[in-house]
RNA sequence: AGAGUUUGAUCAUGGCUCAGAUUGAACGCUGGCGGUAUGCUUAACACAUGCAAGUCGAACGGUAACGAAGCUAGCUUGCUAGCAGGCGACGAGUGGCGGACGGGUGAGUAACGCGUGGGAAUCUACCUAGUAGUGGGGGAUAGCCAGAAGAAAUUCUGAAUAAUACCGCAUACGCUACGGGGGAAAGAAGGCCUCUUCUUGAAAGCUUUCACUAUUAGAUGAGCCCGCGUUAGAUUAGCUAGAUGGUGAGGUAAAAGCUCACCAUGGCAACGAUCUAUAGCUGGUCUGAGAGGAUGACCAGCCACAUUGGGACUGAGACACGGCCCAGACUCCUACGGGAGGCAGCAGUGGGGAAUAUUGGACAAUGGGCGCAAGCCUGAUCCAGCAAUACCGCGUGUGUGAAGAAGGCCUUAGGGUUGUAAAGCACUUUUAUGAGUGAAGAAGGGCUAGUAGUUAAUACCUACUGGCAUUGACGGUAACUCACGAAUAAGCACCGGCUAACUCCGUGCCAGCAGCCGCGGUAAUACGGAGGGUGCAAGCGUUAAUCGGAAUUACUGGGCGUAAAGCGUACGUAGGCGGCUUAAUAAGUCAGAUGUGAAAUCCCCGGGCUCAACCUGGGAACUGCAUUUGAAACUGGGUAACUAGAGUUUGGUAGAGGUGAGUAGAAUUCCUAGUGUAGCGGUGAAAUGCGUAGAUAUUAGGAGGAAUACCAGUGGCGAAGGCGGCUCACUGGACCAAAACUGACGCUGAGGCACGAAAGCGUGGGGAGCAAACGGGAUUAGAUACCCCGGUAGUCCACGCCGUAAACGAUGUCAACUAGUCGUUGGGUCCUUCGGGACUUAGUGACGCAGCUAACGCGUGAAGUUGACCGCCUGGGGAGUACGGCCGCAAGGCUAAAACUCAAAUGAAUUGACGGGGGCCCGCACAAGCGGUGGAGCAUGUGGUUUAAUUCGAUGCAACGCGAAGAACCUUACCUACCCUUGACAUCAUCAGAACUUGUUAGAGAUAACUCGGUGCCUUCGGGAACUGAAUGACAGGUGCUGCAUGGCUGUCGUCAGCUCGUGUCGUGAGAUGUUGGGUUAAGUCCCGCAACGAGCGCAACCCUUGUCCUUAGUUGCCAGCACGUAAAGGUGGGAACUCUAAGGAGACUGCCGGUGAUAAACCGGAGGAAGGUGGGGACGACGUCAAGUCAUCAUGGCCCUUACGGCCUGGGCUACACACGUGCUACAAUGGUGGAUACAGAGGGCUGCGAAACGGCGACGUUUAGCUAAUCUCAGAAAGUCCAUCUUAGUCCGGAUCGCAGUCUGCAACUCGACUGCGUGAAGUUGGAAUCGCUAGUAAUCGCGAAUCAGAAUGUCGCGGUGAAUACGUUCCCGGGCCUUGUACACACCGCCCGUCACACCAUGGGAGUGGGCUGCACCAGAAGUGGUUAGUUUAACCUUCGGGAGAACGAUCACCACGGUGUGGUUCAUGACUGGGGUGAAGUCGUAACAAGGUA
Repeated sequence: AGAGUUUGAUCAUGGCUCAGAUUGAACGCUGGCGGUAUGCUUAACACAUGCAAGUCGAACGGUAACGAAGCUAGCUUGCUAGCAGGCGACGAGUGGCGGACGGGUGAGUAACGCGUGGGAAUCUACCUAGUAGUGGGGGAUAGCCAGAAGAAAUUCUGAAUAAUACCGCAUACGCUACGGGGGAAAGAAGGCCUCUUCUUGAAAGCUUUCACUAUUAGAUGAGCCCGCGUUAGAUUAGCUAGAUGGUGAGGUAAAAGCUCACCAUGGCAACGAUCUAUAGCUGGUCUGAGAGGAUGACCAGCCACAUUGGGACUGAGACACGGCCCAGACUCCUACGGGAGGCAGCAGUGGGGAAUAUUGGACAAUGGGCGCAAGCCUGAUCCAGCAAUACCGCGUGUGUGAAGAAGGCCUUAGGGUUGUAAAGCACUUUUAUGAGUGAAGAAGGGCUAGUAGUUAAUACCUACUGGCAUUGACGGUAACUCACGAAUAAGCACCGGCUAACUCCGUGCCAGCAGCCGCGGUAAUACGGAGGGUGCAAGCGUUAAUCGGAAUUACUGGGCGUAAAGCGUACGUAGGCGGCUUAAUAAGUCAGAUGUGAAAUCCCCGGGCUCAACCUGGGAACUGCAUUUGAAACUGGGUAACUAGAGUUUGGUAGAGGUGAGUAGAAUUCCUAGUGUAGCGGUGAAAUGCGUAGAUAUUAGGAGGAAUACCAGUGGCGAAGGCGGCUCACUGGACCAAAACUGACGCUGAGGCACGAAAGCGUGGGGAGCAAACGGGAUUAGAUACCCCGGUAGUCCACGCCGUAAACGAUGUCAACUAGUCGUUGGGUCCUUCGGGACUUAGUGACGCAGCUAACGCGUGAAGUUGACCGCCUGGGGAGUACGGCCGCAAGGCUAAAACUCAAAUGAAUUGACGGGGGCCCGCACAAGCGGUGGAGCAUGUGGUUUAAUUCGAUGCAACGCGAAGAACCUUACCUACCCUUGACAUCAUCAGAACUUGUUAGAGAUAACUCGGUGCCUUCGGGAACUGAAUGACAGGUGCUGCAUGGCUGUCGUCAGCUCGUGUCGUGAGAUGUUGGGUUAAGUCCCGCAACGAGCGCAACCCUUGUCCUUAGUUGCCAGCACGUAAAGGUGGGAACUCUAAGGAGACUGCCGGUGAUAAACCGGAGGAAGGUGGGGACGACGUCAAGUCAUCAUGGCCCUUACGGCCUGGGCUACACACGUGCUACAAUGGUGGAUACAGAGGGCUGCGAAACGGCGACGUUUAGCUAAUCUCAGAAAGUCCAUCUUAGUCCGGAUCGCAGUCUGCAACUCGACUGCGUGAAGUUGGAAUCGCUAGUAAUCGCGAAUCAGAAUGUCGCGGUGAAUACGUUCCCGGGCCUUGUACACACCGCCCGUCACACCAUGGGAGUGGGCUGCACCAGAAGUGGUUAGUUUAACCUUCGGGAGAACGAUCACCACGGUGUGGUUCAUGACUGGGGUGAAGUCGUAACAAGGUA
């Protein structure tokens, strides 16, 4: 510090996710030791049991229990009982101090509660220091005793008694109106007899210590007030009646409406009152570079609470966790009358929960309470126990060791890896285990000796010093030593990318994984297992949560033209900001000082545990607040001036600026009249409609409403919306010029207010044209649309609402600055040759530099560089929706969420593809022609059906006379039946043997049994090669699966002209350029131009063939001339001319001429030439596309079968047949059929072959065999054609299917199932619907011939020649293709994408008659305990008294306040609700096709 994820790719925008750190954690797997910390985050839920606050006998009366010693009695050395509070002590009680601390919890609280800094009107027990005292009296009351009630808790009566308990008096001391009034105290313990009294010894006294009273001050603690800070919501906007203030009174420790009476009407609030929700606050903690964000466990400070609510008492302190009273809920006891209780103390229990420990030890230390002290108490605390909960440390060995062992895994079978790892050898002993030694934490206190202080004193007491015996829960712990032996000790997660780490097997969209992207449908590095690896390590992962990354709320540090985002526009309030100068101020600002900012924590430097964690000393820091002293530039407040901002006055200018009134002409429609006759109108085409009752057309006149042609213009005006004939009236603003004046008067603008297109609403008018709704006609599968004919609201006017628009420049307003060029509107100045030009200012346009921008683009009218202010945004959907509120007559508007859901949604640009977009061009693509297919019969292939099997594959073009150049058996892969199992075939190993072969029998055959013959070849004599048989093991074998694992081969776009690269340049980039443009071509063919320059694969050419000529050669081919010869014939001699054959050459290149073109490329025409513009044909197929085809040609990975999915064999099937399709053949006839005669090819084949001639047969063919291994012989008669004859338009002398009979040939065999021949039979069919195919010249059409395969079996296929046309104006249209351009929401690329209703399932949510809870406002009732007031009732020790009583008090009663409770009526919130609304998601559904291309109506 970043990374993954939107796209075919790119750059942005933007969300989601990950890597880091952390935790009081939990869960899963695993687990050796130690140290240090931490441990109910949930039910402030309920609690059994024990403990957690007592202490003082030196305050007191005393003696229930215990102990020691003593005495007495019973009796067994000793026990039991008793006797004196006499002693140590002490239950209960009176009294004092403490139970307000310590400990727990976080419910409540948004508050002076907390934090920080200040303040004045206060109190403070114990403690410290000082001052002054502590005199003299009195009356009671617990306990105890006696009695009574009750189950108990407890209570009552009577009698006696003490105090440091209680009460007067005196004094100190305050108050005072100087009359007076108020008003303290307490003793206890130790020691001594110097003085006094009685004198055993005491009392008084003295003395010491403690205690007590009053007061002053301190310290400590507490109370009160104030400034500032302290969560969210405005879908909470108004709140408040003791409320705000004053006076008086009361009240408190103390200020104060704290309370009351009266008076006034204030106080708070947009700088957020009130209300609602949530929450203890802080030091700190976690994170972060920081700023921040989150948090408030442990430790520390403050606050609040103690079962819920209320209340006071006592006290220095409480409205009191382990106190009291009352009320409520709950639990327990009960004799039913009544009582008791409060773990949010420590343990512990139940419950809740994912989840959190022992009913432990000790007061040894630290601290607290009481006490003179010893001491007692202390679940505070210190320790131990449990838990890997966290942090830190240590260990589980070390060295050596290659035969790289065995085993595992993988393998290309060679090896690799686990791996120096193990074993083996040599060492060590931390830890664990056993044994031994053994700290520190202890300071004190007690006893004793001494010194000093005090004192009359050597006592007592206090302080210090020495000695003695002592005090440890932890714990025989830490530490150390010895012994033993590698001995006691490694797991977890991950391995597709992010992210370090890869293979095999299993599984087969299943099981499963997943943080995001995404894996899994038979070769999964992503699932599960294994081997290996990587990372951490006594832990490792997961989950949850916080910060970070996230500049993704942006103060530091973001944005708003198109991605989310500028209010429709102006005016203007608060607020924010604000020109220049002067002197002064000091609020902001800056600097210094002082106080404070608790400790702990963090950081730095040291120290202590062997280190570390941890503990500890010092420092720094705590960025803050307050006070104070300075400075005066800037900002602010106030002062005085200025003119540059702003405004006013004067003179002009332009203008559809606004409002009102009037008025004009053209046009549409209607009415009247004339002329006139059959149509008009409308559309893609029609129809509805109008018209013989006279339309349309035309002429004249009239009516009425609305709108203003030309001018007219990226012209003008206005804030925006908007404004258009002309005239008048009223009126707003702008601009220009030159002066004068005011003197910052300014800018922006939350709320507010005004204006605000169209549509719509209300009332009243008006209504020509147009025209929602509606009606009709068309179109259509439908057509509630698009088109047509009509037509009402409305459009118009007046007044009033509405308040929204893609209200757009998708660009807020104002100001300043920053190159230019060219137009245009308004004004002004100057020059002018009057055409115009220059300058300036205010607008309005086009381009463009710098700069900006993701790009597109913007660019002095900024989207540049800055300043001021306002508004708005924070992923997509849900949704601008619901609820609430405000506005509106309504329609609706403004404000404005959440649940849920997705991993995207979006912008700009790029390359493609596509378009019922455009341009250019090509092709038998259309058109022009010729001939077919589709109808018939048959052949053949396919689908389907059938079947035991009808083997398999090929399926739009690019499957279907295709693989198959040929299924009777074989082929053959299929079916049936019968057999074989190392196998029909290959290699190796063992043994035997020649191999081989004749015949017979059984069987469908394979096969089986018997039988006849046979003894091989080479040799270096060792053996070798081939073959056969047997048994066994490695293995064979598979036309079994996967063409979506593959190679190879092939088809197709397409013989279309394209497809790319290097370097350079441009762009952030994908990419572009080149390859585009102007011409031209069959062609990215060539030329020119050009930020491109070159190159490659394609095109063309090179190759084959054909067309002309030449040379060479001359048999089997040829025969002109010469000769021979035949019935005829190159048959023969001969010839080498010709044809031909087959080798080599020539020839054609736009080379020449003319024209066009740009002086190019090229095109057009011509000449010559056998051939002319690639002469014809063939082979040749760029980058790529279709997961195209083929595992059944072959090869091959993986999987599967192995007495079978292999092998052999028999018969059958592939040939089936209601049907459908493709490809063909033959026809339908006279351009023909039939009969007869007759002419002319080319290219091929042939020894298991072609087979002449001759003979036989009507014929297929047969018999026989001459020739030929082929320019020699043969297949072999070419046919159409030509000539003659006949048929005469008929289902025929057309057509030949089908069927019958008889044959021929091939073959082991023609039944299923061959071809051919003869005779007979003689079906459909009379030119073929929609639709559709081929072909541009030696082509189509037509005619025959040959070959491959093959025993036989072509209408198929591949070749060959014969005869031999028609047409092409042209590129509008259909199809396909190429180039450029444009749009795009497509990229699996239009066979694309995608919208809405409906149906079904699930989810969350709104409404809903209501229903049930919580909280709460107001009004009223009620009123426990308590406090205060009053008190005429009852009672009453201290004091006073004139002895009667009084003062005072208690109880009771009553009034006020008030908790719980109750009634009524509102508000708010949560839950629920028949039914209902929309929303979201879902593999396949239904209906249409709205959007994306001109998306077919932009």
A computed fold for a 1498-nucleotide RNA from an uncultured prokaryote, annotated as small-subunit ribosomal RNA. Rfam family: Bacterial small subunit ribosomal RNA. The sequence is in RNAcentral, with records from ENA.